[in-house]
Context: one part of a larger RNA
RNA sequence: UUGGGCCUAAAGGGUCCGUAGCCGGUUGGGUAAGUCCCCGGUUAAAUCGGGCCGCUUAACGGCUCGACUGCCGGGGAUACUGCCCAACUAGGGACCGGGAGAGGCCGGGGGUAUUCCCGGGGUACCGGUUAAAUGGGUCGAUCCCGGGAGGACCAGCAGUGGCGAAGGCGCCCGGCUGGAACGGGUCCGACGGUGAGGGACGAAGGCCAGGGGAGCAAACCGGAUUAGAGACCCGGGUAGUCCUGGCUGUAAACGAUGCGGACUAGGUGUUGGGCAGACUUAGAGUCUGCCCAGUGCCGAAGGGAAGCCGUUAAGUCCGCCGCCUGGGGAGUACGGCCGCAAGGCUGAAACCU
Repeated sequence: UUGGGCCUAAAGGGUCCGUAGCCGGUUGGGUAAGUCCCCGGUUAAAUCGGGCCGCUUAACGGCUCGACUGCCGGGGAUACUGCCCAACUAGGGACCGGGAGAGGCCGGGGGUAUUCCCGGGGUACCGGUUAAAUGGGUCGAUCCCGGGAGGACCAGCAGUGGCGAAGGCGCCCGGCUGGAACGGGUCCGACGGUGAGGGACGAAGGCCAGGGGAGCAAACCGGAUUAGAGACCCGGGUAGUCCUGGCUGUAAACGAUGCGGACUAGGUGUUGGGCAGACUUAGAGUCUGCCCAGUGCCGAAGGGAAGCCGUUAAGUCCGCCGCCUGGGGAGUACGGCCGCAAGGCUGAAACCU
C1' cells in the first nucleotide's frame, strides 16, 4: 500500500535472448469500439442533500423535490486512442566499402624462469629469519658450465588503451566464427521498445569420470614466536590449481547506478572511423581543425541530506521490467522446485526490541 522510494540510508534482477502482456513514428481516407454531448428508460425501500410539516425543542418521524453512481436504448460529435485500408522514411533492419580490436573456438609453433635427471668443474657449507631452528650437504650439497625431461605461465611492448551482454579476454602464426564503429544512403517500409513466466551464458571454489602434475598450495606434519598459538614467520606437503567430458549457478557477479528513447552550456585528454588543410625523407608518414562513435578528467544550469552527479546524469520527461517498506529472529524453519553431494532458488512466524 490510490503514497514515497532503490550510487553510499531498506531497495536494480549476475548478463543477454525472448513468450504473453503493456507501450508505440509521419500523412490521408474509412469506421465510431474507447472518449465527449443530448434525449428516453432504469438505478426498490431505507440512507444522503434542499424545502415544508408533526411530537414544547432536539434526537426522531412524515410529505415532497433532488442528487450521487452504474447500466440499457436512441440520436449526434470525431481532436485523441483503437480497428481497417492506402501511402511515407526521420525509428529499426538489410546491403556495399575500407579500416580497428587480449571478442569466441580449433590447430600449429616459440620463449624466459622454476623443478628434476645426466655429464663436467669445484669444496664445506647451503638455506632460512628480526633472530633462530626444523630442513639440505663429504654417499660431495649450495655455486659455475654443458645436455636432457616435464608441467604451468606468457616479462618488456602495456596505455583512467582496446574488445565483449555480463562473467571475462594479453607470446607468435594459421583456419573457422560472433559483434560493434565509421562512410555510402542502394533496398525493405514501423518490421519497433520493454519483457511476467521461460531459455541460454555465467569468476573463483566445489562435485563426478578419465588424464596430467613443474611451481604454488587449503588440510596436514614439523620448526619458531607466545602465557597459550588451533595463527601471523620458517621447513615440508595432499587435494586443488592444468587438460577432456559432465554437473553445480553462486560473488563486494560493483559504476554497489535495469533497459530503450528524447531534450538540456562548455573546456580538456585519449581510442577507432570520416572529411578538409599544412608539411612531406611521398610511407596505411607527421601535424592542425571539424564531424560521428567510444572511453577518462574538470565543470554552466539543474539535481542531491551530503559525499558528489553533471550530454557516459544521480538534470528534465516518456515507455516497460525488477525491487524496498524499522532492527534482530533469518536468508533461518517449513513446504515446493532444482542438484550426485555440497548446496541453490522461493521464503515465513512466534518472540525480543
Molecule: small-subunit ribosomal RNA, central domain
Organism: uncultured archaeon